[in-house]
This is a predicted structure of a 90-nucleotide RNA (c-di-GMP-I riboswitch aptamer) from Butyrivibrio proteoclasticus. The model forms 95% of the base pairs in the Rfam consensus. The prediction has a mean pLDDT of 77.

Formats: sequence, structure tokens, C1' cells
RNA sequence: AUGAUAUUAGGGCAAAGCCGCUGGAAAGCGGUGACGCAAAACUAAAGGGUCUUAAUCACAUAGGUAUGUGACAGACAGCCAGUUGCUGGU
Repeated sequence: AUGAUAUUAGGGCAAAGCCGCUGGAAAGCGGUGACGCAAAACUAAAGGGUCUUAAUCACAUAGGUAUGUGACAGACAGCCAGUUGCUGGU
């Protein structure tokens, strides 16, 4: 230096819940809190997937305004994925 391997040390992140704020919602941010994580770092403009759907548009039903479906749009990287990448022991 390379490969394999388990675990310790030092540090890192922080699920659910609760409180506050933003939002129509999903969700996000801050605090608290740790279920977990060796990429739980970055990317939502490679792609798939999931969630939301107020407003707008299309269609259907209905009948004076509402319901449903889809599109548009938004969100999730702690779903898959892509990119980059740390310390120490044997």
C1' cells in the first nucleotide's frame, strides 16, 4: 500500500412521539427525544417507486354547484437507485 474481517475507542447523524412555526395536504424547519444508520453524506433535472392533491386543466357522474378519476404541481434520498467518501484495532 492492497484485500478480508469482527469489534473497541473517539466523534457523526437522528425514527416514532411531544411542543412551537410554515403549508390546503403530503411534508418541512427549530426544540426535545433515540428506533436505528458505516454513507441515515450529496442528488428529486438519469430512472423506477411511494405519499399528497388546495388551486388550474381534461373526462365522467350529477345538477348549479358538488363528487370521483387522471394530468399538472408539490413532497420523500431513513424505498430502490446514482455520485462522492472518514477514523482506529487485529